Source information: The RNA shown here (SAM riboswitch aptamer (S box leader)) has 101 nucleotides and comes from a bovine gut metagenome. Of the family's consensus pairs, 97% are formed in the model. Rfam family: SAM riboswitch aptamer (S box leader). Its family is annotated with regulation of gene expression in the Gene Ontology. Its mean pLDDT, the model's own confidence on a scale to 100, is 83.

């Protein structure tokens, strides 16, 4: 930079102790021990294997992932709603995670 893909799925464990969910604003997790390491899991994007092959299996190899829709929103449109502000729903887009190239 380019494509695909984020509504499923995954622990009664160790270890260690303070801030941790990307950045802004919410909003949550957290000494009933998070974040992080190891374990163990999930998945099944690329390789291999295999088969009644545009596909499916497996889970060996290379990643990934394992609170909360990527946690919600931030921008634009439509819809409902209001004298306006506020607001609901959905859709798209920006940003961001992963994979492959």
């Nucleotide at each position: 930079c380019u494509u695909a893909u984020c509504a499923a799925g995954a622990g009664u464990g160790g270890c260690g102790g303070a801030g941790g969910g990307a950045a802004c604003g919410g909003c949550c997790c957290g000494a009933u021990g998070a974040u992080g390491c190891c374990c163990g899991g999930c998945a099944a994007c690329c390789g291999g294997c295999g088969c009644g092959a545009c596909g499916c299996g497996u889970g060996c190899g290379g990643u990934g992932c394992c609170a909360a829709u990527u946690c919600c929103g931030a921008c634009g449109g439509u819809a409902c709603a209001u004298c306006a502000c506020a607001g609901u729903a959905c859709c798209g887009g920006c940003a961001g995670a992963u994979a492959a190239g």